The RNA shown here (Bacterial small signal recognition particle RNA) has 100 nucleotides and comes from a Myxococcota bacterium. Taxonomically the source falls in Myxococcota (Bacteria, Pseudomonadati). The sequence was found by an Rfam model in a public genome assembly. It matches the Rfam family "Bacterial small signal recognition particle RNA". Its Rfam clan is "SRP clan". Rfam classes the family as a non-coding RNA gene. Gene Ontology terms of the family: signal recognition particle, plasma membrane targeting and SRP-dependent cotranslational protein targeting to membrane, signal sequence recognition. The coordinates come from a structure-prediction model, not an experiment, and the mean pLDDT is 78. The model forms 97% of the base pairs in the Rfam consensus.
[in-house]
RNA sequence: CGCAGGGUCCCGUUCGAGUCGGAGCUUCGCGAACCCGGUCAGGUCCGGAAGGAAGCAGCCGUAGUGGGGAUUCGGUUGCGAGCGAUUCGGCCCUGCGGUC
Numbered sequence: 001c002g003c004a005g006g007g008u009c010c011c012g013u014u015c016g017a018g019u020c021g022g023a024g025c026u027u028c029g030c031g032a033a034c035c036c037g038g039u040c041a042g043g044u045c046c047g048g049a050a051g052g053a054a055g056c057a058g059c060c061g062u063a064g065u066g067g068g069g070a071u072u073c074g075g076u077u078g079c080g081a082g083c084g085a086u087u088c089g090g091c092c093c094u095g096c097g098g099u100c
Base pairs, nucleotide, nucleotide: 001097002096003095004094005093006092007091008090009089011084012083013082014081015080016079017077018076019075020074021073022072023071025069026068027067028066029065030064036061037060038059039058044053045052046051
């Protein structure tokens, strides 16, 4: 240098891992001065009275919002493993032959 074979990179795919984003579930927190709900102390109003009405604060919850958890969907990868493909190409290994 040539020939043959094999492996690997590259390609596809499956599972896993990392990471980003979404969805609903769950948990903890915040949470609408009023234009969300319920209950409405006090006070206010109507009434001769009995009673009734609206309703602030507070409380409970809701809309909303932040963190955590598991599930799921999608993206991504100089990650791991398997399977498949493999014309050409890079790298490595083996065998044979030739040349120096």